[in-house]
RNA sequence: CCAGACGGCCGGACGGCCGCCGGCGCAGCGGCUUUGCCGGUGUGCCGGAGGAAAGUCCGGGCUCCACGGGAACGCGGUGCCGGCUAACGGCCGGCGGGGGCGACCCCAGGGAAAGUGCCACAGAGAACAUACCGCCGGCCCGCCCGCGCCUCGGAAACGCGGCAAGGGCCAGCCGGCAAGGGUGAAACGGUGCGGCAAGAGCGCACCGCGCGCCUGGCAACAGGGGCGGCACGGUAAACCCCACCGGGAGCAAGACCGAAUAGGGGCGGCGGGUGCGCCGAAAGGCAGCACCAGAGGCGUUCCCGCCUCGCCGCCCGGGUAGGUCGCGCGAGGCGCGCCGUAAGGCGCGUCCCAGAGGAAUGGCCGUCCCGGCUCGGCAACGAGCCGGACAGAACCCGGCUUACAGGCCGUCUGGCGCU
Numbered sequence: 001c002c003a004g005a006c007g008g009c010c011g012g013a014c015g016g017c018c019g020c021c022g023g024c025g026c027a028g029c030g031g032c033u034u035u036g037c038c039g040g041u042g043u044g045c046c047g048g049a050g051g052a053a054a055g056u057c058c059g060g061g062c063u064c065c066a067c068g069g070g071a072a073c074g075c076g077g078u079g080c081c082g083g084c085u086a087a088c089g090g091c092c093g094g095c096g097g098g099g100g101c102g103a104c105c106c107c108a109g110g111g112a113a114a115g116u117g118c119c120a121c122a123g124a125g126a127a128c129a130u131a132c133c134g135c136c137g138g139c140c141c142g143c144c145c146g147c148g149c150c151u152c153g154g155a156a157a158c159g160c161g162g163c164a165a166g167g168g169c170c171a172g173c174c175g176g177c178a179a180g181g182g183u184g185a186a187a188c189g190g191u192g193c194g195g196c197a198a199g200a201g202c203g204c205a206c207c208g209c210g211c212g213c214c215u216g217g218c219a220a221c222a223g224g225g226g227c228g229g230c231a232c233g234g235u236a237a238a239c240c241c242c243a244c245c246g247g248g249a250g251c252a253a254g255a256c257c258g259a260a261u262a263g264g265g266g267c268g269g270c271g272g273g274u275g276c277g278c279c280g281a282a283a284g285g286c287a288g289c290a291c292c293a294g295a296g297g298c299g300u301u302c303c304c305g306c307c308u309c310g311c312c313g314c315c316c317g318g319g320u321a322g323g324u325c326g327c328g329c330g331a332g333g334c335g336c337g338c339c340g341u342a343a344g345g346c347g348c349g350u351c352c353c354a355g356a357g358g359a360a361u362g363g364c365c366g367u368c369c370c371g372g373c374u375c376g377g378c379a380a381c382g383a384g385c386c387g388g389a390c391a392g393a394a395c396c397c398g399g400c401u402u403a404c405a406g407g408c409c410g411u412c413u414g415g416c417g418c419u
Base pairs, nucleotide, nucleotide: 001415002414003413004412005411006410007409008408009407010406012368013367014366015365016364017363018362020048021047022046023045024044025043026042027041029039030038031037032036050390054401055400057399058398059397060396061395062250063249064248065247075246076245077244078243079242080094081093082092083091084090095109096107097106098105099104110241111240115239116238117235118234119233132181133180134177135176136175137174138173139172142169143168144167145166148163149162150161152159153158189207190206191205192204193203194202208230209228210227211226213224214223215222216221254325255324256323257322264316265315266314267313268312269311270310272292273291274290275289276288277286278285279284294309295308296307297306298305332351333350334349335348336347337346338345339344369388370387371386372385373384374383375382376381
């Protein structure tokens, strides 16, 4: 210098003007139940989003509801080991497996010798497996080559014909084999040597696998040596088995105050007729019941029809609108020290840091910063233009996941060059 790995941090700065939300104070206005309270207005000071406030995926706090204890069954979740934590499916440190030259990264990582199921396509055969090509042995038919021998011809070379050890080829049948080819995600251990007609854990060595032993480690596990010739494919984000964990709902939780109107209850007063009922000896009284009359509504007037109904006042209780609380001191932030490899824990000091309701934290300008483009310049540099993300607290906290322009710092790895 180039290419990378991991961890941490920032996520525009300063100033001016105009606004927004909350708190405290002052001035002034209005209202009321007037030593005060409430609501507008103006003004001063202070405070006002995030690393994810997001998705709402886990875990908790808090609140209400349910619940006598235990066990079993069912359902859901988690799943190597040790630790951290209020808790977790989170984090840290290890182990095992996989990837990378490496720094380092990834893993839903208990059980497949408890049982059940599934293994598409291709392939001969897919789980008590199989024999397509192939390899080997034997038999049979035919063809070819052919050591050598015989008859005949020839002087010979040789030629015609016949026999024939042996070898090869095509097809078929019988048997042996599972090494090689081929199919597949996967073919019933792998590599090598021996062995065999050809082969094969058939035999041996190493690796793998299984069983038990020793050593190290809290453990997961690692290392070593012994025995067994191999019996046991994969799949549990398929059922299932094992171990552990788990009541339900959520701030629209929930608590308090509480109108107007309607409806419910009580008391008092008033009010047409008839009948019934009740009280009373009677005179008479009583809205307790029914009918009629009456009143109101169906847009208006009349008739008919339908529906509703005692009227007034005071009081009580429930609910609604609305208001107040819950609601910002907390598993809190920062710094230092100690313990721990770390996650984290303990101690001391210091700080107070948005809160509300469908919801405020914004806009413009100037200077600077960062990035890109264009122009000028040999260059250093200068000028102009454009751009600066993802996003938006709503009860709170710990995590995970997802989105994100650009930039900074630290540690480490590989390569190249120079000394």
Molecule: Bacterial RNase P class A
Organism: Acidisphaera sp.